[in-house]
RNA sequence: CAGACUGAGGAGCACUGCAGCAGGUCCGUGAUCUGCCAGGCUCAGUCGAAAAACAGUUCAACGGUGCUUAUAUUUU
Numbered sequence: 001c002a003g004a005c006u007g008a009g010g011a012g013c014a015c016u017g018c019a020g021c022a023g024g025u026c027c028g029u030g031a032u033c034u035g036c037c038a039g040g041c042u043c044a045g046u047c048g049a050a051a052a053a054c055a056g057u058u059c060a061a062c063g064g065u066g067c068u069u070a071u072a073u074u075u076u
Stems, first nucleotide, its partner, number of pairs: 003047007010069006018040001020036007039062001
């Protein structure tokens, strides 16, 4: 660095369906139809074993459309 797994990114309902997966058709290095589908992204940890120091006191950014709600802040 990549990959896999786990966890977190408040909760819920409805709709659409890109990628992906499954199946069908055409009979093509592909196209099309049907079904599922809005944590696929980011962060942290683990992926052989063991041990150890100091300081600080901050708690990320996002996630199609609509609605409800929790929490926080502000106003009345």
The RNA shown here (SAH (S-adenosyl-L-homocysteine) riboswitch aptamer) has 76 nucleotides and comes from Mariprofundus sp. EBB-1. Lineage of the source: Bacteria > Pseudomonadati > Pseudomonadota > Candidatius Mariprofundia > Mariprofundus. Rfam family: SAH (S-adenosyl-L-homocysteine) riboswitch aptamer. On this family, see Wang et al., Mol Cell 2008: "Riboswitches that sense S-adenosylhomocysteine and activate genes involved in coenzyme recycling". Its mean pLDDT, the model's own confidence on a scale to 100, is 79.